[in-house]
Predicted 3D model of a 541-nucleotide part of an RNA (small-subunit ribosomal RNA, 5' domain) from a metagenome. The full RNA is in RNAcentral, with records from SILVA. Its Rfam family is "Bacterial small subunit ribosomal RNA". Its family is annotated with structural constituent of ribosome and ribosome in the Gene Ontology.

Context: one part of a larger RNA
RNA sequence: GAACGAACGCUGGCGGCGUGCUUAACACAUGCAAGUCGAACGAGAAAGUUUCUUCGGAAAUGAGUAAAGUGGCGCACGGGUGAGUAACGCGUAGAUAACCUGUCCAGGUGAUCGGGAUAGCCCUUCGAAAGGGGGAUUAAUACCGGAUACGUUGAUUGUUUUUAAGGACGAUCAAGAAAGGUGGCCUCUAUUUAUAAGCUAUCGCACAUGGAGGGGUCUGCGUACCAUUAGUUUGUUGGUGGGGUAAUGGCCUACCAAGACUACGAUGGUUAGCGGGUCUGAGAGGAUGAUCCGUCACACUGGCACUGAAACACGGGCCAGACUCCUACGGGAGGCAGCAGUGAGGAAUAUUGCGCAAUGGGGGAAACCCUGACGCAGCGACGCCGCGUGGGUGAGGAAGGCUUUCGGGUCGUAAAGCUCUUUCAGAAGGGAAGAAAUGCUUAUAGGCUUAUAUCUUGUAAGUUUGACGGUACCUUCAAAGGAAGCACCGGCUAACUCCGUGCCAGCAGCCGCGGUAAUACGGAGGGUGCAAGCGUUGUUC
Numbered sequence: 001g002a003a004c005g006a007a008c009g010c011u012g013g014c015g016g017c018g019u020g021c022u023u024a025a026c027a028c029a030u031g032c033a034a035g036u037c038g039a040a041c042g043a044g045a046a047a048g049u050u051u052c053u054u055c056g057g058a059a060a061u062g063a064g065u066a067a068a069g070u071g072g073c074g075c076a077c078g079g080g081u082g083a084g085u086a087a088c089g090c091g092u093a094g095a096u097a098a099c100c101u102g103u104c105c106a107g108g109u110g111a112u113c114g115g116g117a118u119a120g121c122c123c124u125u126c127g128a129a130a131g132g133g134g135g136a137u138u139a140a141u142a143c144c145g146g147a148u149a150c151g152u153u154g155a156u157u158g159u160u161u162u163u164a165a166g167g168a169c170g171a172u173c174a175a176g177a178a179a180g181g182u183g184g185c186c187u188c189u190a191u192u193u194a195u196a197a198g199c200u201a202u203c204g205c206a207c208a209u210g211g212a213g214g215g216g217u218c219u220g221c222g223u224a225c226c227a228u229u230a231g232u233u234u235g236u237u238g239g240u241g242g243g244g245u246a247a248u249g250g251c252c253u254a255c256c257a258a259g260a261c262u263a264c265g266a267u268g269g270u271u272a273g274c275g276g277g278u279c280u281g282a283g284a285g286g287a288u289g290a291u292c293c294g295u296c297a298c299a300c301u302g303g304c305a306c307u308g309a310a311a312c313a314c315g316g317g318c319c320a321g322a323c324u325c326c327u328a329c330g331g332g333a334g335g336c337a338g339c340a341g342u343g344a345g346g347a348a349u350a351u352u353g354c355g356c357a358a359u360g361g362g363g364g365a366a367a368c369c370c371u372g373a374c375g376c377a378g379c380g381a382c383g384c385c386g387c388g389u390g391g392g393u394g395a396g397g398a399a400g401g402c403u404u405u406c407g408g409g410u411c412g413u414a415a416a417g418c419u420c421u422u423u424c425a426g427a428a429g430g431g432a433a434g435a436a437a438u439g440c441u442u443a444u445a446g447g448c449u450u451a452u453a454u455c456u457u458g459u460a461a462g463u464u465u466g467a468c469g470g471u472a473c474c475u476u477c478a479a480a481g482g483a484a485g486c487a488c489c490g491g492c493u494a495a496c497u498c499c500g501u502g503c504c505a506g507c508a509g510c511c512g513c514g515g516u517a518a519u520a521c522g523g524a525g526g527g528u529g530c531a532a533g534c535g536u537u538g539u540u541c
Base pairs, nucleotide, nucleotide: 001541002540003539004538006537007536008535009534010533013387014386015385016384017383018382019380020379021345026343027342028341030340031339032338035073036072037071040070041069048061049060050059051058052057080298081297082296089223090222091221092220093219094218095217096216099215100214101213104211105210106209108207109206110205112146113145114144115143122135123134124133125132126131152175153174154173155172156171157170158169159168160167180203181202182201183200184199185198189196190195191194224270225269226268231261232260233259236258237257238256239255240254241253242252243251273295274294275293276292277288278287279286280285300321301320302319303318304317323334324333325332326331351377353376354375355374359373360371361370362369363368390420391419392418393417400411401410402409403408424482426477427476428475429474430473434468439463440462441461442460443459444458445457446456447455485530486529487528488527489526490511491510492509496525497524498523499522500521506513507512
């Protein structure tokens, strides 16, 4: 000199864009942060309103709505934190002939015949509660069995490629699937209409193939300090058989061998998430890893599995522990390192805000619902950037302050006065872009079709949607009117005099200053520097 997630002191006008628990991975009151689908399924209220009434009630509507249940998809994303980890964790370059992949895309094949339950509802019962037990009954795209098999899998076997094989292409035998929903129609079939058992459109279902995107595993190289850590290791190192996994492998197990690592630093200890980046520097390098992006790990502490395409799962489960809460003492409930917020710790870090309008995500055919992701607003000069606090003229060089050699000098064109302008703040009026879609209506052109139904794909027109926000912005009004401080002035280092004090009080980054004329302490006048900031402290280069 530069920088900062900064803090402290003094001061403080406005705006834009960013940014804000670095400490206790300490404990948490309260609210919200993951739901959705009735076009998978069976059932199904109430209040209110209307009508009738024998005044007891009944019916209709509310409404196939709410709430709940079975089932599907999602909950493994998004969001947080950095405790652990010195490691294939991360980075980079590869390997996988050792692998997996829900949803999505492309093309292909198929969707057949049956069955028994169960939740909910109802009855009953245990318990303070949380929560259960029993009986009866019911549905499905829930569950189970049979059939079928283009591919697939297993066994036997052939050809071929390769350094090697669990690769590729064949043959034979065996095994293994499925589910329907919605809209429309009458050409075929059945009956007379109209409907379906039929046709059709679309969404779904099953099987295998390829792809996209995603993931698992392995490997070369790189990745902090300590040798005042020198030896370490028994599933340890390797082999064979077996198990396990989507998959290789001591990953696990039985047996066999005695190996394996290490001064090119093993083992042990300390510290630490890693990278893109960030800061500094001419660079080389050094330091660092907030915000944003990628990745890993974790979710009160430790362990475990279940479901699932994927978890050993932050707002799922089980067990143990610590802590907190409820209890009828028998037993139960909980997990903010999500967003706000509270206490504590600390030098120190914000609102228990608004909205799903946009972007994105989940569900749904869609309308739509959910979304503390996100978009916005609030608070903080915490940072960067921009603007303003007025411009011109004005010498009687006013008053006053300070100083003086008493002549004067200086503050100083500074003020006053005259004149001009109106940024920002203030008042009034107007007032956005961010919105394109989806849906609906109409018209029109294709596709499927028996069809000018329906559905679907386009095009055109109309209609609908804004938290921010009456915000940005524009116009008008009035008036210089509301808006300057902080540090320093001995040298380094830009800027000097007076008074007070008298080695005292004090200053100080280094040299040093102060003991009666202190440009170094304290005050004043003046000056210098920066400026809505200025200094100090801390840290890095």